[in-house]
Order: sequence, then C1' cells, then structure tokens
RNA sequence: GCCCCUGUAGCUUAAUGGAUAGAGUGCUGGGCUUCGGACCCAGUGAUGCAAGUUCAAUUCUUGCCAGGGGCA
Repeated sequence: GCCCCUGUAGCUUAAUGGAUAGAGUGCUGGGCUUCGGACCCAGUGAUGCAAGUUCAAUUCUUGCCAGGGGCA
C1' cells in the first nucleotide's frame, strides 16, 4: 500500500428498514439481615464520527477513525 471482518450501556450481548433500542452483569438507593453476602423492589446508563438513500436507518451505500486478520 491492497483486500476481508468487527465497532450498540462500565463489561457481555439482542434487535427482518417500522412499537418508548431489549436483556444479563455492574453501579446507586431502599427492603431483608446483628453486620455482610445471597435474595426482593426501584433507579441508572448505549447504536464509533460525518454525509447519502428512504415517509422512516442500529440495519442499506460512501468516506473517515479505531481494533483484528490476510497478501505484498
């Protein structure tokens, strides 16, 4: 330099172009407990960036960025 794959809560991940982007774990508060753990209840937090297509984009297209792999 060229080609391929991946990018969604702190972490692991789901979502056929269409419902308020769902869940587990974590974190915070409360209950329970002598205290803690476990358990129960509530809360918290996400689509890498910028354009394009579309009535509608996490999803499709392009460029860039980051990570991984291959060729030279």
Transfer RNA from Parcubacteria group bacterium CG07_land_8_20_14_0_80_35_11, 72 nucleotides, folded computationally. Its mean pLDDT, the model's own confidence on a scale to 100, is 81. The sequence is in RNAcentral, with records from ENA. It matches the Rfam family "tRNA". It is annotated as a transfer RNA.